The prediction has a mean pLDDT of 75. A computed fold for a 358-nucleotide RNA from Neisseria sp., annotated as Bacterial RNase P class A.

RNA sequence: CUGGUAGGCUAGACAGUCGCCGCUCGCCAUCAAACGCGAGGGGAGGAAAGUCCGGGCUUCACAGAGUAGGAUGCCGGCUAACGGCCGGGCGUCGUAAGGCGACGGAAAGUGGAACAGAAAGCAUAACCGCCGAUGGCCGCGCAAGCGGAUCAGGUAAGGGUGAAAUGGUGCGGUAAGAGCGCACCGUGCACUUGGUAACAAGUUGUAGCAGGCUAAACCCCAUCCGAAGCAAGACCAAACAGAACACGUUGACGCUGCUCGCCGAGUGUUCGGGUAGGUUGCUGGAGUGCGUCAGCAAUGCCGUGCCUAGAGGAAUGACUGUCCAAGACAGAACCCGGCUUAUCGGCUUAGCAGUAUG
Numbered sequence: 001c002u003g004g005u006a007g008g009c010u011a012g013a014c015a016g017u018c019g020c021c022g023c024u025c026g027c028c029a030u031c032a033a034a035c036g037c038g039a040g041g042g043g044a045g046g047a048a049a050g051u052c053c054g055g056g057c058u059u060c061a062c063a064g065a066g067u068a069g070g071a072u073g074c075c076g077g078c079u080a081a082c083g084g085c086c087g088g089g090c091g092u093c094g095u096a097a098g099g100c101g102a103c104g105g106a107a108a109g110u111g112g113a114a115c116a117g118a119a120a121g122c123a124u125a126a127c128c129g130c131c132g133a134u135g136g137c138c139g140c141g142c143a144a145g146c147g148g149a150u151c152a153g154g155u156a157a158g159g160g161u162g163a164a165a166u167g168g169u170g171c172g173g174u175a176a177g178a179g180c181g182c183a184c185c186g187u188g189c190a191c192u193u194g195g196u197a198a199c200a201a202g203u204u205g206u207a208g209c210a211g212g213c214u215a216a217a218c219c220c221c222a223u224c225c226g227a228a229g230c231a232a233g234a235c236c237a238a239a240c241a242g243a244a245c246a247c248g249u250u251g252a253c254g255c256u257g258c259u260c261g262c263c264g265a266g267u268g269u270u271c272g273g274g275u276a277g278g279u280u281g282c283u284g285g286a287g288u289g290c291g292u293c294a295g296c297a298a299u300g301c302c303g304u305g306c307c308u309a310g311a312g313g314a315a316u317g318a319c320u321g322u323c324c325a326a327g328a329c330a331g332a333a334c335c336c337g338g339c340u341u342a343u344c345g346g347c348u349u350a351g352c353a354g355u356a357u358g
Base pairs, nucleotide, nucleotide: 001354002353003352005350006349007348008347009346010345012323013322014321015320016319017318018317020043021042023040024039025038026037027036045329049340050339052338053337054336055335056334057229058228059227060226069225070224071223072222073221074088075087076086077085078084089103090101091100092099093098104220105219109218110217111214112213127159128158129155130154131153134152135151137148138147139146140145167185168184169183170182171181172180186209187207188206189205190204191202192201193200194199233280234279235278236277242271243270244269245268246267247266254262255261287306288305289304290303291302293300294299324327
């Protein structure tokens, strides 16, 4: 310099004008508020998204156990918890930095395997090929035997099919072959050593060697899981029916504060429930920046600093000017931790490979 890998940060800037949603203060008014006016300050995200996991919170349910259903599935750790994260193992891809992996069980049982292929599971398998030792056949020969064809038969070395056809290389062996025998490699089991473990290693022992593949097919095993969600829920409470008590045709209540008068059948109080409506839940929290310490890390303890939307038909907008690298995806609705998906660019850190020069 070129290419590639893994992270982190950022998400147009500044100024002006007019608006919108909360908050605080002041003024007017008031018993106190609200409304109104003025001032000040705050007002979307890294994903606010999908609603896919996990938790908080809330109401209901709940002795215990089992079943159904669902999720997860190498090991260790972190966490409030997780299907998340960190570290490790194994497999696999990459020259590498690194990426990816539902990664328990196929010897409990059931099922499946299109097309191709002889055959996809009783492989106790023969399509091509090889052989034809053995039995039979043909020829020669007195005979022993030799030769031929391949009917039976043998053969899983070679070819062919397929995603997949019962370990690899070599030597021996054989009629031809074959773990049939042997050596090495690989593999299973046991043992030893290292490691918390997954697992790894071995001048070790043992077995000719696996009773194929498929469990994000049913299934089996282990672990975990009560249901519904802020339209949860809590509080206040017109109207309207209801209940109890009291008063009332011997005139209540009302007109009407009192006396009279008029009217003519209900009225008053309380209670529990609760519609409309209002208040709350509501945002300061498993929060976050920095530093010390523990830890490889995720993370945790402590100290210190910061406060950063809270609506309820639902605000966060519009216009103008200047500048630049010309601005992507996209808009909160109870909150938080993750995952996944979308995203124009810019900045930055640490590894890797190649090339050139010194």

The RNAcentral record of the sequence draws on ENA. A source record names the gene rnpB. It matches the Rfam family "Bacterial RNase P class A". Rfam links the family to the GO terms ribonuclease P activity, dimeric ribonuclease P complex and tRNA processing. By type it is a ribozyme. Of the family's consensus pairs, 92% are formed in the model.